Transfer RNA from Rhizobacter gummiphilus, 74 nucleotides, folded computationally. Rfam family: tRNA. Rfam classes the family as a transfer RNA. Model confidence (mean pLDDT): 80 of 100. The sequence is in RNAcentral, with records from Rfam. Taxonomically the source falls in Rhizobacter (Bacteria, Pseudomonadota, Betaproteobacteria, Sphaerotilaceae).

């Protein structure tokens, strides 16, 4: 330099074939049990998708430029 795979709640992540921002687990608030605290269990609290274009009636999803991070190869 060329190649691939990722980037989405505070953290770590899921999401055939585009149908209007879903979803888990942990952290967080409240509440159950307990003398009490952990444990558990319940409810809840949340995220404009990395940045910027671009295709469509419609993009996390498709194309294109770039930033960052991991790999492989010269």
């Nucleotide at each position: 330099g060329g190649g691939c795979c990722g980037g989405a709640a505070g953290c770590u992540u899921a999401a055939g074939c585009g149908g209007u921002a879903u979803a888990a687990g942990c952290a967080g608030a409240c509440g159950a049990c307990u003398c009490a605290u952990a444990a558990u269990c319940g409810u809840u609290c949340g995220a404009c998708a990395g940045u910027g274009g671009g295709u469509u009636c419609g993009a996390g999803u498709c194309c294109c430029a770039c930033c960052c991070g991991g790999c492989c190869u010269a």